[in-house]
RNA sequence: UUCUUAUCAAGAGAGACGGAGGGAAUUGGCCCUACGAAGUCUCAGCAACCUGCCUAUCAGGUAAGGUGCUCCAUCCAACAGGUCUAACCUGAACGAUGAGGA
Numbered sequence: 001u002u003c004u005u006a007u008c009a010a011g012a013g014a015g016a017c018g019g020a021g022g023g024a025a026u027u028g029g030c031c032c033u034a035c036g037a038a039g040u041c042u043c044a045g046c047a048a049c050c051u052g053c054c055u056a057u058c059a060g061g062u063a064a065g066g067u068g069c070u071c072c073a074u075c076c077a078a079c080a081g082g083u084c085u086a087a088c089c090u091g092a093a094c095g096a097u098g099a100g101g102a
Stems, first nucleotide, its partner, number of pairs: 001102008013043005021032003026078004044070003049066003052062004079091005
């Protein structure tokens, strides 16, 4: 990089450096941001996918190890369908993360 598969409305932030962007990408909207964006580091935390351990089992617990995540909003819309035509709902696509394979 690519393939398969599971999950994606929950949860969890402080400090230092930094100095203008950010909310994945495109378009449109909306929002965050010098009362400090991205990014890096330290510490802390969340979660429980994989490993480990415990219970003794189609499961539950734990949180030591490997990842991941810690943003105001579920950020929204785009493609298809449904409904009382009102905004919603379902799905797809795209994307993210884990595990396994090439």